[in-house]
RNA sequence: GCCUCCGUAGCGCAGGGGUAGCGCACUCCCUUGGUAAGGGAGAGGCCACGAGUUCAAAUCUCGUCGGAGGCA
Numbered sequence: 001g002c003c004u005c006c007g008u009a010g011c012g013c014a015g016g017g018g019u020a021g022c023g024c025a026c027u028c029c030c031u032u033g034g035u036a037a038g039g040g041a042g043a044g045g046c047c048a049c050g051a052g053u054u055c056a057a058a059u060c061u062c063g064u065c066g067g068a069g070g071c072a
Stems, first nucleotide, its partner, number of pairs: 001071007010024004018055001026042005048064005
């Protein structure tokens, strides 16, 4: 330099056009004599950034940035 994949909650990941979800962690409550385990409720992300297409974009297209891998 070229090619491919990835970037979504504090962490690990799903979701691939129609108002963003799961697990763990966090907060409150229930249960216990207490702890652990278990149960219920809740908070937290405008989806890396910019532009385009569309009635509508996390999702499709282009570019930029970052990460991983491959070729030379």
A computed fold for a 72-nucleotide RNA from Cyanobacteria bacterium UBA947, annotated as transfer RNA. It matches the Rfam family "tRNA". By type it is a transfer RNA. About the family: Transfer RNA (tRNA) molecules are approximately 80 nucleotides in length.